[in-house]
RNA sequence: GGUUUCGUAGCUCAGUGGUGGAGCAGCCGCCUCUUAAGCGGACGGAUCGAGUUCGACUCUCGACGAAACCA
Numbered sequence: 001g002g003u004u005u006c007g008u009a010g011c012u013c014a015g016u017g018g019u020g021g022a023g024c025a026g027c028c029g030c031c032u033c034u035u036a037a038g039c040g041g042a043c044g045g046a047u048c049g050a051g052u053u054c055g056a057c058u059c060u061c062g063a064c065g066a067a068a069c070c071a
Stems, first nucleotide, its partner, number of pairs: 001070007010024004018054001027041004047063005
């Protein structure tokens, strides 16, 4: 330098056009003599820009970043 894949919550991952979810972690509460375990709750996110569409995490283009392969 080229090709392919990927970028969603603090971490690991779902969701492939119609109001964005789970597990773990962190926070609050319940329980307990205390801790752990268990139970409940709240908070928290689409890499950036443009386009298509009534409507975009989802489709298209560009930029940035990561991985694998080729050179």